RNA sequence: UUCGACAAGGGCAAACCCGGCGAAAGCCGGCGACGCAAAGCCAUGGGUCUAAGGGUCUGCAUCCAACGCAGGCCUAUGAUUGCCAGGCUGCCGAAA
Repeated sequence: UUCGACAAGGGCAAACCCGGCGAAAGCCGGCGACGCAAAGCCAUGGGUCUAAGGGUCUGCAUCCAACGCAGGCCUAUGAUUGCCAGGCUGCCGAAA
C1' cells in the first nucleotide's frame, strides 16, 4: 500500500416487543440478532423520510374581506452516516 479466510481474541446490533422523548420523520434506554471490517467519528455534497413553523390554493364561514376552521400542494431550519460520496481515526490477519 492492497486485501479480508472457512484464523484468534474481541466489537457493533436490523426487525419485532416494552418504557421514555418528539408535531412527525425519528431518537434514547431495555430486550433481541438481520446483518456489519470501519455498522468507529463528522449532516460537508447528493439521495431519501418528515412538514411543526412558513408560503400558497380550495372549501366552510362572512354583505365583501380579514380573523378563524378543514383540506390539498410547496418548503428543512428537523431526521437519516445500517442509502451513496467525501473527510478524520483505528484492532487482528494475509500478500507485496

Predicted 3D model of a 96-nucleotide RNA (c-di-GMP-I-GGC riboswitch aptamer) from Thermanaerothrix daxensis. The sequence was found by an Rfam model in a public genome assembly. The model forms 90% of the base pairs in the Rfam consensus. NCBI's taxonomy places the organism under Bacteria, Bacillati, Chloroflexota, Anaerolineae, Thermanaerothrix. Model confidence (mean pLDDT): 87 of 100.